This is a predicted complex of two RNAs, RNase P RNA and transfer RNA, with 491 nucleotides together. Its mean pLDDT, the model's own confidence on a scale to 100, is 77. It holds a member of the Rfam family "Bacterial RNase P class A". Rfam links the family to the GO terms dimeric ribonuclease P complex, tRNA processing and ribonuclease P activity. By type it is a ribozyme.

Order: sequence, then C1' cells, then structure tokens
RNA sequence: CCAGACGGUCGGAUGGCCGCUCUUCCCGGUGACGGGGAGGGAGGAAAGUCCGGGCUCCACGGAGGACACGGUGCCGGCUAACAGCCGGCGGGGGCGACCCCAGGGAAAGUGCCACAGAAAAUACACCGCCGAGCUCAUGAGCUCCCUUUGGGAAAGCAUGGGCGGCAAGGGUGAAAUGGUGCGGUAAGAGCGCACCGCGUUGUCAGCAAUGACAACGGCAGGGAAAACCCCACCGGGAGCAAGACCAAGUAGGAGCGGCAGGCCCGGCGCAAGCCGUGCCGGGCGAGUCUUCGCGCCGCCGCUCGGGUCGGUCGCGCGAGGCGUUCGGCAACGAACGUCCCAGAUGAAUGGCCAUCCCCAUCUCCCAAGGAAACUUGGCGAUGGGACAGAACCCGGCUUACAGACCGUCUGGCAGU
RNA sequence: GCCGACGUAGCUCAGGGGUAGAGCAACUGAUUCGUAAUCAGUAGGUCCGCGGUUCGAAUCCGCGCGUCGGCACCA
Repeated sequence: CCAGACGGUCGGAUGGCCGCUCUUCCCGGUGACGGGGAGGGAGGAAAGUCCGGGCUCCACGGAGGACACGGUGCCGGCUAACAGCCGGCGGGGGCGACCCCAGGGAAAGUGCCACAGAAAAUACACCGCCGAGCUCAUGAGCUCCCUUUGGGAAAGCAUGGGCGGCAAGGGUGAAAUGGUGCGGUAAGAGCGCACCGCGUUGUCAGCAAUGACAACGGCAGGGAAAACCCCACCGGGAGCAAGACCAAGUAGGAGCGGCAGGCCCGGCGCAAGCCGUGCCGGGCGAGUCUUCGCGCCGCCGCUCGGGUCGGUCGCGCGAGGCGUUCGGCAACGAACGUCCCAGAUGAAUGGCCAUCCCCAUCUCCCAAGGAAACUUGGCGAUGGGACAGAACCCGGCUUACAGACCGUCUGGCAGU
Repeated sequence: GCCGACGUAGCUCAGGGGUAGAGCAACUGAUUCGUAAUCAGUAGGUCCGCGGUUCGAAUCCGCGCGUCGGCACCA
C1' cells in the first nucleotide's frame, strides 16, 4: 500500500431573525388573562410489536390435583426476568483473523419417504459373479464287459439349463444396511486381520457439557420430531383506550337468554310492598373440570336505545446517567463521588438566511506534470447530506440507515 | 396507542410436504343473417418478499412488506 475480520464512537457545526411546548420567577390585573426574564426540549434505532419484566385492574389472583393450550431445549455463569448476554463443549465453513448452528429423544408408539429402482425398512436380487454341493441334457471319453461294419457300463472332464451360493461390481435414487487395504474363497462377504469410524464398559481430567486412554464387541433397527408425539422445565388473564377522580348531560331505560329460590323473626305501611337480621339451598368470580378456602349476591352474558366528545391524576428519581477504584477471562457486580436530563394530547422539539464542513458533476482561468491526449490540485457554479420522529416505563432481539472516524488482528506485495 | 385476521390466475376462492386447481372473466373456432346464450379448445401464476428446515416448501419455522377489522367514556 492492497484485500479482509472483529469491536467501538458519531450521525453535520457556528451565528442571526422569527416561532412552538414544559417548568419556574417578576410585573400589571378582582379574575379570565397579558407582557417580560431564566432554564429544559427526540433516537440509535424513538420503528416492527417479536420476547422478557415493572405498573394497574380482574378477590391478596389464593392452595392442591387432573386436562387442554403456548413456549423453551448442549453445559456453566450473568440478570428483576428472558427465546437475551458472556465463557466453554461439540459439529460445519474459511489459507487465516474469524464466522455459522431451533445443538434433548428415531431402540415408547403412530404415521411419512413422491418419481425412479430388484428392494425405501420385516430388507431384497434386475443386470451381473460362481460352478464348491444336488440334478438334467449334450459332447468327447481313462478303464471294463458282451462281442465284432457294432452295442453297453463308466470314474473324472467340458458346455448349457434348473435348484442353489453371493452381494464385490453395474444400474436407480436425496438416501441402499460401515470405509480403505491385505489375506481368504468356487465366487464372495467383518469371513479373518491392520488402520479409521461406531457401540459398550472401565479409569483419569473437568462443577458440567465433554475429552483422553485402555479393554471388549465384527457392526447391532437409514432419514425426518421447523410430522404427531415422548421427556424435562417454564407460563393465570387483560392491557395506560389498564385504572382512579371531578364536572356536564339523559329515557337514571328496554328486550332476550342462563341460574332457584324458599322459610322464621322484627320494624314501617290501610295495602301492594320496602328495610334489617338469621337459616336452608343456589348463583357468580378472567382457559376447562374438581376439592378446600375467600369475597359478593340480583348476578352474569348478548342486543337495542339515550347522553358526552370536557378536565385532573396515573406521568417520569428510574433494575437512572457519568466518573474513579476494587472483584471477575467476560457478561456483570460492589463501594464512593457527582448530576437531575422531554412530557405533548390533532399532538411541541421547527422555519428562513449567512459562513464553514463532506460528497458528486462541470465551464473559463491559475498552478504542477506531460511531446500531446490528458491527469492532479486551487478558485468558482450547480445539486445533494441518510434511516427516521417520543406518547406509561424499562431490559433485549429484529429490521432500516448517506457517510465519517478510532482501535485490535489476519492474508498478500514492496522496501529497510 | 393496543389487539386480531388475511395475502394463491384479471376477480372470488379451494388446495395444509411429492407435476398448482375450480367458477366467472379473456382469446380462438363452431353455431347464427348478426349478437347473446350454448358447444369445443387455448393461454394466463416469482403461490406478497427474503432467509432457514427437508431429498423436495404454496404448505412447516423465522424476519420483513402490504391490506382489512375491532377496542373511547357515562347511566
């Protein structure tokens, strides 16, 4: 210098003028309000709403059991918690820095593996290989017999077929029942052996995942669980339009469905009825059922109709930011110091101008280089400067993003 | 702001791991004097996009994009 890997920071700056919102102070005003001063005022993702919490209500969402539903899934740690983060293990990729992995169980069970192929899971035999074994046919036939133009028996051999043996090779497929080599065999085959892979057991190291070593086993049922499922663990529901209060207003309503209401006593009342207390029974209570316990009792659900379109709180001191030291490989934790840092509600955080910065394009001119074409730089002109905007809050993940800068490391080239 | 559903041919929808389908619409031909209807045939698809699991994805999983719907308070 070129090419790359990882981590981090920033996300235009300054000034002037005119505005917006919140807090606070001063002045004027009975008040509504008006004027002025000071201070604060978007993000790394405020986004998607994919996870986890805080907070609020549902009974303090309570205890036990069963079922359903959803989620997580190597090990250890961090954390309020997590599907997050850190460290490690195993597998895969890259020359390397480094990167990626939804990474429990397929021998609990059910189901699936199209087409092709012999066979797709109880393995099997299309082409092929073999001729050891059994058998048939044919051929020549050692040897032997009857006999003589010949006939018969016949061990062993060759060729072909059948039964049979094999799974080495070919072929199919995404996938074919360990791989390579040597021996072995009729041909073969873990049939035998060596190495590799695999399984079981043991020892050692490690908290563990796991690894190393040794012995034994000849190999034992392939894939897929982001198919159902099994195992272990976790999870109550809804969400700030949660919820609380004030004000205004009306038809202070109606209908349907579910459920079970009944009784004693007392009071008021002419009565209808209302109120209180008690008993029996029942209903409702946020996934379903059930037991216990608790609370409430005219309760729950649906539909139609009516009124309002106001205000206050919740609402920002918080798992808070920054700095130093200490512990830890790290995530993170502890101590001390310091700071207070948006709060709108048709919804503020902006607009214009000037100068500077960065990038792109280009005419004249200037400078440097060059024979020239032209290249580089300067002045100047024009255009552009991303993704995107809080809405109860916090921790993560994911997605979008013009560009600029810093640090560590890897590979290559050149020079010293 | 919060919650939910959906995305397959021009339109409305099936298909839920093994070659993407139906109805209507479109086009061509037949029929008719001509049109409609009818009959025969044809074409038309990045299954919203990008990744992953699998031999294989419209289908299963993840992340985005888009469309649609619901939710205010009081008696």